[in-house]
RNA sequence: CGGGCCGGCCGGGCGACCGCGUCGGUUCAUCCAGAGCCGCCGAGGAAGGUCCGGGCUCCACAGGGCACGGUGGUGGGUAACACCCACCCGGGGCAACCCGCGGGACAGUGCCACAGAGAACAGACCGCCACUCCGGUUCGCCGGAGCGGCAAGGGUGAAACGGUGGUGCAAGAGACCACCAGUACGCCGGGCGACCGGCGUAGCUUGGCAAACCCCACCCGGAGCAAGGUCAAGAAGCCACGCAAGUGGCGCGUGUGCGUCUGAGGGCUGCUCGCCCGAGUACACGGGUAGACCGCUGGAGGCGGCCGGCAACGGUCGCCCUAGAUGGAUGGUCGCCAACCGUCACCCCGCAAGGGGCACGGUGAACAGAACCCGGCCUAUGAGCCGGCUCGUCCG
RNA sequence: GGGGCGGUAGCUCAGUCGGUUAGAGCAGAGGACUCAUAAUCCUUGGGUCGUGGGUUCGAGCCCCACCCGCCCCA
Numbered sequence: 001c002g003g004g005c006c007g008g009c010c011g012g013g014c015g016a017c018c019g020c021g022u023c024g025g026u027u028c029a030u031c032c033a034g035a036g037c038c039g040c041c042g043a044g045g046a047a048g049g050u051c052c053g054g055g056c057u058c059c060a061c062a063g064g065g066c067a068c069g070g071u072g073g074u075g076g077g078u079a080a081c082a083c084c085c086a087c088c089c090g091g092g093g094c095a096a097c098c099c100g101c102g103g104g105a106c107a108g109u110g111c112c113a114c115a116g117a118g119a120a121c122a123g124a125c126c127g128c129c130a131c132u133c134c135g136g137u138u139c140g141c142c143g144g145a146g147c148g149g150c151a152a153g154g155g156u157g158a159a160a161c162g163g164u165g166g167u168g169c170a171a172g173a174g175a176c177c178a179c180c181a182g183u184a185c186g187c188c189g190g191g192c193g194a195c196c197g198g199c200g201u202a203g204c205u206u207g208g209c210a211a212a213c214c215c216c217a218c219c220c221g222g223a224g225c226a227a228g229g230u231c232a233a234g235a236a237g238c239c240a241c242g243c244a245a246g247u248g249g250c251g252c253g254u255g256u257g258c259g260u261c262u263g264a265g266g267g268c269u270g271c272u273c274g275c276c277c278g279a280g281u282a283c284a285c286g287g288g289u290a291g292a293c294c295g296c297u298g299g300a301g302g303c304g305g306c307c308g309g310c311a312a313c314g315g316u317c318g319c320c321c322u323a324g325a326u327g328g329a330u331g332g333u334c335g336c337c338a339a340c341c342g343u344c345a346c347c348c349c350g351c352a353a354g355g356g357g358c359a360c361g362g363u364g365a366a367c368a369g370a371a372c373c374c375g376g377c378c379u380a381u382g383a384g385c386c387g388g389c390u391c392g393u394c395c396g
Numbered sequence: 397g398g399g400g401c402g403g404u405a406g407c408u409c410a411g412u413c414g415g416u417u418a419g420a421g422c423a424g425a426g427g428a429c430u431c432a433u434a435a436u437c438c439u440u441g442g443g444u445c446g447u448g449g450g451u452u453c454g455a456g457c458c459c460c461a462c463c464c465g466c467c468c469c470a
Stems, first nucleotide, its partner, number of pairs: 001392009012337007020042002023039006044367001048378002051376005056224004063273004069219004073087005088102001089100004103215002108213002110209003125154002127150003131146006162180006181205002183202008228294004239248003252286007265277003301320008339363005346357004397469007406422004415453001424440005446462005
């Protein structure tokens, strides 16, 4: 200097003019609605997707079983998680390092196309060998048929029931033996554990797929700020959509059915047992209410120091903090700068490869926008910056 | 806020438990018939299966993430 790997950071600053929202003050209007001026504050690293987890609120504070669903190496962190940290195992890379939906295939069922003889206690197509018979013979044997034996060799396939060498045999084969690889069991040692190492025994060598059904272990009550609460109004007056006709929504009125403890209906949002609430409830018709406030933002919050821990994180002390809109504000234009890129000449450092400075020109931006609040994950994103590690090249 | 479905040729759709080369109709191209056109008949081209990754011997199909479109409920 170049390539690669990992971790972290930034998401602009200043000024002028115009503009928007909440809140506070003040003036005008004062019946209310409001208008002007001044001041403070005013989006993000993802506010996004809504994929997980929690807080909060309500549903008699929710018990048992089944189903559905989720998680899936081990240990830890956390309010919790499918997140994070550390480690184990397997795989990839020369390396730094990265990736893994990573329990179970001797509980059961199922699938493995095509090719191939045979695809899961398999298989005789080519092949090897013994015996019998027939034919030929140069007497070495050769060819054919039959009946058997053989998984060594060929060939097919993603996959063919361990590998190498020997013994053995008619030919062969874990049939037997030695070594190697694996599996299971036992013992010893290390580790909290997943697991690792060593020794011994058993010829045990029992294919893959569970992101096929399934089995095992663990987890899980439901709904969501349109939760929920207060005030006002209430068969009138309203709102949204629509050109209009009309349609839709809380509650209310009327009628009918079923009920008022021999209990309708509901909690229980899939079923069931069990428990609880309980005087109304289901349907139809009618007319046509929906305005204001609380919830609403300061919280598992941020930064720094010290202590504990490999780390995630925890403890403690100090300091800091002002978005809360409700058709939905936080913006636009111009100038200067930071930062970055390019380049002729010049200057500086260096033995060199090379590096830096000045000047000029250019860019001066992308993704995107809170809506109850947090912790994560994932995705989108401009120009870059900082640090560490690894591989290579050039120069001295 | 909650839930469901879909994306396959230019268009509309099949593809049922993963299997050999992903099909059908219409449209397109060429030919035949006709004086000519249409219809009809014959032949034929055309596919990143929305995108990326994974499981598997093998993925349109199974799993995960993302993109786009549609529908339902409050």
Annotation:
Two RNAs folded together computationally: RNase P RNA and transfer RNA, 470 nucleotides in total. It holds a member of the Rfam family "Bacterial RNase P class A". Gene Ontology terms of the family: ribonuclease P activity, dimeric ribonuclease P complex and tRNA processing. The coordinates come from a structure-prediction model, not an experiment, and the mean pLDDT is 76.